[in-house]
């Protein structure tokens, strides 16, 4: 220097043009004489710009970073 892939809650993963889930993990509060373990609720995320579109996590295009492969 060329290509190719990842980037999504506090961690680990789903999702794929129309409302972003799940598990764990946290916060309340139930249950218990405490604690663990179980119930219910809740809070909190699309790596950053720009572009296509009525509408982008998703399509394109720049860019960061992190792997892989060529040179």
């Nucleotide at each position: 220097g060329c290509g190719g892939g990842a980037u999504u809650a506090g961690u680990a993963c789903a999702g794929u043009g129309g409302u972003a889930g799940u598990a764990u993990a946290u916060g309340a509060c139930c249950u218990u004489c405490c604690c663990a373990a179980g119930g219910u609720c809740g809070a909190g995320a699309c790596g950053g710009g720009g572009g296509u579109u009525c509408g982008a996590u998703u399509c394109c295009c720049c860019u960061a970073u992190c792997c892989c492969g060529c040179u």